Predicted 3D model of a 1387-nucleotide RNA (small-subunit ribosomal RNA) from an uncultured organism.

[in-house]
RNA sequence: CAGGAUGAACGCUAGCGGCGCGCUUAAUGCAUGCAAGUCGAGCGAUGAGGCUCCUUUCGGGGAGUACAUCAGCGGCAGACGGGUGAGUAACACGUAGGUGAUCUACCCCAGAGACGGGGAUAACGGGCGGAAACGCUCGCUAAUACCGGAUGACCUUACCGAGUCAAAUUGGUAAGGAAAGGCUCCGGCGCUCUGGGAGGAGCCUGCGGCCCAUCAGCUAGUUGGCGGGAUAAAGGCCCACCAAGGCGAAGACGGGUAGGGGGUGUGAGAGCAUGGCCCCCCACAAUGGGACUGAAACACGGCCCAUACUCCUACGGGAGGCAGCAGCAGGGAGUAUUGCACAAUGGACGGAAGUCUGAUGCAGCGACGCCGCGUGGAUGAUGAAGGCCCUCGGGUUGUAAAAUCCUUUACAAGGGGACGAGGAAGGACGGUACCCUUGGAACAAGUGUCGGCUAACUACGUGCCAGCAGCCGCGGUAAGACGUAGGACACAAGCGUUAUCCGGAUUUACUGGGCGUAAAGCGUCUGCAGGCGGACAGGUAAGUUGGGCGUGAAAGCUCCGGGCUCAACCCGGAGAGGUCGUUCAAUACUGCGUGUCUAGAGGGUGUCAGAGGGGAGUGGAAUUUCCGGAGUAGCGGUAAAAUGCGCAGAUAUCGGAAAGAACACCAAUGGCGAAGGCAGCUGACUGGACCUGAACUGACGCUGAGGCACGAAAGCGUGGGGAGCGAACAGGAUUAGAUACCCUGGUAGUCCACGCCCUAAACGAUGCUCACUCGAUAUGCGAUCCGUAGGAUUGCGUGUCCAAGCGAAAGCGUUAAGUGAGCCACCUGGGGAGUACGUCGGCAACGAUGAAACUCAAAGGAAUUGACGGGGGUCCGCACAAGCGGUGGAGCAUGUGGUUUAAUUCGAUGAUACGCGAGGAACCUUACCUGGGCUAGAAUGCGAGUGACCGGCCCUGAAAGGGGCUUUUCCUUCGGGACACAAAGCAAGGUGCUGCAUGGCUGUCGUCAGCUCGUGCCGUGAGGUGUUGGGUUAGGUCCCGCAACGAGCGCAACCCUUGUCCUUAGUUGCCAGCACUUCGGGUGGGGACUCUAAGGAGACUGCCGGCGCAAGCCGCGAGGAAGGUGGGGAUGACGUCAAGUCAUCAUGGCCUUUAUGCCCAGGGCUACACACGUGCUACAAUGGCCAGUACAGAGGGUAGCGAAGCCGCGAGGUGAAGCCAAUCCCAGAAAGCUGGUCCCAGUUCGGAUUGGAGUCUGGAACUCGACUCCAUGAAGGUGGAAUCGCUAGUAAUCGCGCAUCAGCCAUGGUGCGGUGAAUACGUUCCCGGACCUUGUACACACCGCCCGUCAAACCAUGGGAGCCGGGGGUGCCUGAAGGUGGUGGCC
Repeated sequence: CAGGAUGAACGCUAGCGGCGCGCUUAAUGCAUGCAAGUCGAGCGAUGAGGCUCCUUUCGGGGAGUACAUCAGCGGCAGACGGGUGAGUAACACGUAGGUGAUCUACCCCAGAGACGGGGAUAACGGGCGGAAACGCUCGCUAAUACCGGAUGACCUUACCGAGUCAAAUUGGUAAGGAAAGGCUCCGGCGCUCUGGGAGGAGCCUGCGGCCCAUCAGCUAGUUGGCGGGAUAAAGGCCCACCAAGGCGAAGACGGGUAGGGGGUGUGAGAGCAUGGCCCCCCACAAUGGGACUGAAACACGGCCCAUACUCCUACGGGAGGCAGCAGCAGGGAGUAUUGCACAAUGGACGGAAGUCUGAUGCAGCGACGCCGCGUGGAUGAUGAAGGCCCUCGGGUUGUAAAAUCCUUUACAAGGGGACGAGGAAGGACGGUACCCUUGGAACAAGUGUCGGCUAACUACGUGCCAGCAGCCGCGGUAAGACGUAGGACACAAGCGUUAUCCGGAUUUACUGGGCGUAAAGCGUCUGCAGGCGGACAGGUAAGUUGGGCGUGAAAGCUCCGGGCUCAACCCGGAGAGGUCGUUCAAUACUGCGUGUCUAGAGGGUGUCAGAGGGGAGUGGAAUUUCCGGAGUAGCGGUAAAAUGCGCAGAUAUCGGAAAGAACACCAAUGGCGAAGGCAGCUGACUGGACCUGAACUGACGCUGAGGCACGAAAGCGUGGGGAGCGAACAGGAUUAGAUACCCUGGUAGUCCACGCCCUAAACGAUGCUCACUCGAUAUGCGAUCCGUAGGAUUGCGUGUCCAAGCGAAAGCGUUAAGUGAGCCACCUGGGGAGUACGUCGGCAACGAUGAAACUCAAAGGAAUUGACGGGGGUCCGCACAAGCGGUGGAGCAUGUGGUUUAAUUCGAUGAUACGCGAGGAACCUUACCUGGGCUAGAAUGCGAGUGACCGGCCCUGAAAGGGGCUUUUCCUUCGGGACACAAAGCAAGGUGCUGCAUGGCUGUCGUCAGCUCGUGCCGUGAGGUGUUGGGUUAGGUCCCGCAACGAGCGCAACCCUUGUCCUUAGUUGCCAGCACUUCGGGUGGGGACUCUAAGGAGACUGCCGGCGCAAGCCGCGAGGAAGGUGGGGAUGACGUCAAGUCAUCAUGGCCUUUAUGCCCAGGGCUACACACGUGCUACAAUGGCCAGUACAGAGGGUAGCGAAGCCGCGAGGUGAAGCCAAUCCCAGAAAGCUGGUCCCAGUUCGGAUUGGAGUCUGGAACUCGACUCCAUGAAGGUGGAAUCGCUAGUAAUCGCGCAUCAGCCAUGGUGCGGUGAAUACGUUCCCGGACCUUGUACACACCGCCCGUCAAACCAUGGGAGCCGGGGGUGCCUGAAGGUGGUGGCC
């Protein structure tokens, strides 16, 4: 995170209907209307109009009557219905009970009764006050209003008796207590008393359901009693008196939060969360208090008081309470109409008609939820167009559309038209539901997603930007993750998002977890409470199990049936639901009580080992100090030193003395103790364990929250002590520093006594107890036995290795981390933090208990493979060492950096760039710059058309280019073709970018010896084994061993070359012998030799000796040209460095197209204060110069090499022979050797630089060539730190050739030969590498990781002079309404 849910809200979207639901926030404040009245059949009164009668001055008046009625008296109802959830942690609620401790209007049943009187009062009338609200006074009047008297089956109280433990109950006596003979339509309705019922209510009790112990003690009416009061009623509910109790770790008291339940959501369940609508109960009615009336209230639409707020006012005073229905303001993300009707249901009143009813029935608004329906159905391939993608073939959208046929739910119009209503009438909904007819596919689809989880993929845009994001994570030029599009997936009148709950989460674990190393065993013992507990018998029946009865409201849930066309929804029936109550029964287990037992536990007998503990005494060695002797210059200390001590006599040495602390050897892998811990010796005191035969007690046991005790070191207090050691401190060293490590000193302390502290890696990181589960071996202490140097058995300890088993693994494994039982402690991501606050302890230091804000997407364990280590072992390499020669200094050459410039084109940058790409930059090259030009273009293919093209000449121009003149073609199958020009076009071009998109190629580790695979085996797995080990090798080379056996890429060998020989073949090569000779293998000839180039032989540790199992090693061994891979080359494993190259080439993408392409001229790549790399030449005498003289190899040559000869001092010129090469040429090899000269000097060294004169190449040597000659003659006298190459034909040194190339900046590169050394003890060290092993917090792999301060910004929290507010306790003052009592007035 995927699921489900919601009184929801927000975004986008929206066709219809049904059924539900709709202020979760401000119990904030409210305009306006309505929401509780009714009865004239209780009463007085009033009355327009109607009727009747009477009267009349004919205007009218009076009486009566039916009817009506504002207000009033009176009755009933306003305690129901409706709202809200503030308060409340409580008998408030739920459940089960109790009430013999109670009440109950209206209703029902039953019994009895209502006799006879009286006095008032509102209304009303008169007068008066006030703005109003509302009052005052006088007078009249009625009742089912009120009050005496009578009666009393009945009730209350008192007394007496019966009864009882006491009550209840009951008999008697006394006192007290009723009524409306009303109203009437004559049917009835009412009134009083009593008993009962139904329904309702009060009170009491058991049990159940939130968080905090950083709230641990609370309590004065408090707890109980006696008596009284109050109440419908028990009770400290209240009061007087008496007693001192009551509650609490099973959580009192305090704080926080909260209406409770039926139910609802989720979940497999157990649970967890929740309490909206509906139902039950409670509480509340602006806030607080209070009583009145009444059957019932301490009363939502009653009263009184106080307070806040609002309104009216004439300022004197008044009025009000939407948490009723609508509605308004406000708050908020957010929640509706100031609707219709009493037709139905229900309620109040009434005898009734009826009146009232914002209860209710309906309608309105809102996709807020659930349910249902529709937006069409069938056919339809050319797979249309369009879109998108594309490898350009096609694919996809897609039967989708169009088209054809069909249907009409919904919709519109017209017509009909309910049920709900019963006995007449009466229907808000409503002309609604529903039915019929007509019309026409007609008006009706969106939202989210498509990287994984998770169903669904491509293109473009963007370029760590913009953005996404639930988690992991995407985005830095090829993004399936951003944005858009196409397509796809999912759901659908909705879809997403947000919030919240449950789930997944066995991630608080009851079901159902853990604690050696991941978080987690208290440092240890003892032990109260608690939990758990051996064997047998019988008892009981609390737990437990079963049955019956009661209850667990309705709704909801499940099942069955039924009603709306279905469903949602509704109706009926059944079921389910409790830790419930009661009763009967069972008795295995647990409990309880009884009796008994001995296996647990304990006591006892007899031995035994031990640094177990506290106290006393005592011993020697050593150290230090002091005294004395003797003795002299140092001692001490270290890596090396210095500080220090010492001629005032140290150290070393001998003797003596003193003091304190610790106990060598024995000694152990040993012993003892609960742990901490315990070590010279002696005796006295004392705890515990082990072994052991019989007898003894008889479950007395285990664990253990709190509590108590012990508890290393350091530290604290008081007083001692102080030899050595030694925090702090001082000094000396080390070092960049050195508040350290090292050294010299040294205080506290270390020691003792007493008292505190209470911690630790207090560790076996492993709580205690008990039982069970293979073995081997060692050791300490006992016991028994035997055949006694010893062995066997058994018990308790202490260790090691291992089986089963366990474990994530490593590991544990009878001393468990195995298998079980009991009890306790503890854990729940990392950091913050063992911190803060509070509390407790402490003299203090500090300890114990112990959070949160905030922050991270991890922190962690064990193991694996690598890499790394100033870890270990083994071994290689010109790696060091041993040598030889260089570089770094000079001048010059060349490359690079830098700078400069119009440009100094680009690339290469530690090793692995820098004489590198470049094996040839004056033009060209050339990619750069400046300027002049071209635009299908400089090159290629196709191409309608034209007919020339080529060549020559002229003008212009720096050239390219532009313009002009001249000349006119070939083949042909007659179509055309060749060639040239050329419009449009398909196409070109780019040394423009990306080497981090790539191929190919290359460098490097490294010619290092490694890198892997198959099968098997081991491991949960990563992975291991093989490949490690013992030897050996240049080598993972080979041998041996081995859970491995084999194999591949590497190594080696096969290839080339070189070294010896043989065979074959002799020209251009060769010449021993023979002949000729111009004396040159020149010629004849030869095939021997050298050589050439083809083939072959040869070397394999094969032989010998020694060592060794073998492989192999050793040998001044033999043989051999060569000996242990003979020398050299080619050959480069898996891979590493995003190494290098888009400028060799190729290539994706991007960019450019009158230019970033193409042509041309000139310039630049050659610049020059500097810096570095690579080289050359030197600095000289092992040399320079002069003369003479000897010997190579390998190459190259026809646009070429170029001989001889001649000319020039020379470069060179001339000349032309020879040569397509074993024939000719380049071509004199040089060092060397011989002779001469120079004589240590900036030189006869060195040659830079510069002047002059030339030669050659080239179209052209100014920028910018090489060479020659003459002249010039710089620096430089062997090079600081540092650094490079080389192990033999090597280094060093000497020359020669070749590629590129017109020429050449070549001192470069690459080959060739000549001369030809020194050194390697050895592997400690530096560098690089290989294997094994070890540690790891590294894995971008030590150039890693990472800690702390500081700076800036931000977040959260704390402190802060203080300031403000809220809650609570206690004491005191004042004290409203109201209640009770007293007193007075009036009646």

The prediction has a mean pLDDT of 84.
Its Rfam family is "Bacterial small subunit ribosomal RNA". Gene Ontology terms of the family: ribosome and structural constituent of ribosome.